[in-house]
Molecule: Bacterial RNase P class A
Organism: Thermovirga sp.
RNA sequence: GGAGUAUCCAAAGCGGUCGCUGUCUCCUAGUGAGAUGGAGGAAAGUCCGGACUCCAGAGGGCAGGGUGCUGGAGAAAUUCCAGUGGGUGCGAACCUAAGGAAAGUGCCACAGAAACAUACCGCCUUGUGCUCUAAAAUUGGGUUCAAUUUUAGAGCACAAGGUAAGGGUGAAAAGGUAAGGUAAGAGCUUACCAGCUGCAGGGUGACCUGUAGGCUAGGCAAACCCCGCCCGGAGCAAGGCCGAAUAGGAGGGGAUGAGGUGGCCCGCUGACCCUCGGGUACGGCCGCAUGAGGCAUGGCGCAAGCUGUGUCCCAGAUAAAUGACCGCCUUGUACAGAAUCCGGCUUAUUGGAUGCUCCAUUU
Numbered sequence: 001g002g003a004g005u006a007u008c009c010a011a012a013g014c015g016g017u018c019g020c021u022g023u024c025u026c027c028u029a030g031u032g033a034g035a036u037g038g039a040g041g042a043a044a045g046u047c048c049g050g051a052c053u054c055c056a057g058a059g060g061g062c063a064g065g066g067u068g069c070u071g072g073a074g075a076a077a078u079u080c081c082a083g084u085g086g087g088u089g090c091g092a093a094c095c096u097a098a099g100g101a102a103a104g105u106g107c108c109a110c111a112g113a114a115a116c117a118u119a120c121c122g123c124c125u126u127g128u129g130c131u132c133u134a135a136a137a138u139u140g141g142g143u144u145c146a147a148u149u150u151u152a153g154a155g156c157a158c159a160a161g162g163u164a165a166g167g168g169u170g171a172a173a174a175g176g177u178a179a180g181g182u183a184a185g186a187g188c189u190u191a192c193c194a195g196c197u198g199c200a201g202g203g204u205g206a207c208c209u210g211u212a213g214g215c216u217a218g219g220c221a222a223a224c225c226c227c228g229c230c231c232g233g234a235g236c237a238a239g240g241c242c243g244a245a246u247a248g249g250a251g252g253g254g255a256u257g258a259g260g261u262g263g264c265c266c267g268c269u270g271a272c273c274c275u276c277g278g279g280u281a282c283g284g285c286c287g288c289a290u291g292a293g294g295c296a297u298g299g300c301g302c303a304a305g306c307u308g309u310g311u312c313c314c315a316g317a318u319a320a321a322u323g324a325c326c327g328c329c330u331u332g333u334a335c336a337g338a339a340u341c342c343g344g345c346u347u348a349u350u351g352g353a354u355g356c357u358c359c360a361u362u363u
Base pairs, nucleotide, nucleotide: 001359002358003357004356005355006354007353008352009351010350013328014327015326016325017324018323020038021037022036023035024034025033026032040335044346045345047344048343049342050341051340052235053234054233055232059266060265061264062263064231065230066229067228068227069083070082071081072080073079084098085096086095087094088093099226100225104224105223106220107219108218120167121166122163123162124161125160126159127158128157129156130155131154132153133152134151135150136149137148138147139146140145175193176192177191178190179189180188194216196213197212198211199210200209201208202207239286240285241284242283249276250275251274252273253272259269260268293312294311295310296309297308298307299306300305
């Protein structure tokens, strides 16, 4: 200097003049005066979990849904922290397809002989037949040549037996590599590994290390399934109070049980329920912000976090408030606007800082 990787911070601020709005106080009770506050790190997505409210004897069960290595944090969460196993990367780091294949069912296309099951090619042994070579013997003919027999070897064809080493196919073919051995081969034997099982040690645990053994028939459950754990429903347009208004008019059902907050069954409860039609309000107030709250600091913990002390109140609109101008200053110029609230996750994006890794060059 370049390339990467992990984490953190900010999103401007101060002053003035007008404008909007919440709360409190005062008064001349008015759109008055004063004081003091006024969009985010994601407010977005509505993905997960809750607080809270209502239904409700949430009682039992089935179906259904979620989750799945170990320990810890947490109200919980498919969240977070620390580890273990596996994988990616030279590395810093990152990902998680991480319960069960010996309960059962199912799938592994094509290729290949064969994919819970083997012998296509090949190798070896034996037998039969044929051909060739060499040696010996016999016979025939004058040297030499020809025929037959025996022995040894080689090749081809057929039959029987042995084989799973070699070759081919494939993602995967009776664990892998090497050596010895064998008629040829094979964990048949040995050495080093992987897997499985037993034992011993370490660890809270997932697991790890060592050792011994028989040699070893796959993968997929993010296939159906099995096992462990968890799960009422609806949602601030929840819900409550005040105000206003009238038609108990028509039809159907109901103690032989209507209706009762996902579906079905059992149980419980027990008098209205459903449809059509008419009227009022499309009103006002509460819920509405003091919280699993923020900040500072001490202690404990590797950490996530827990806890002690002190301090602060930091938006509550309701057709929807926070805007305009000027000056100073300045990394802050992007993405972008609360609507019951909180904890996470994901996505969008500007700028700054720090740690670590790799490469090149120089000293």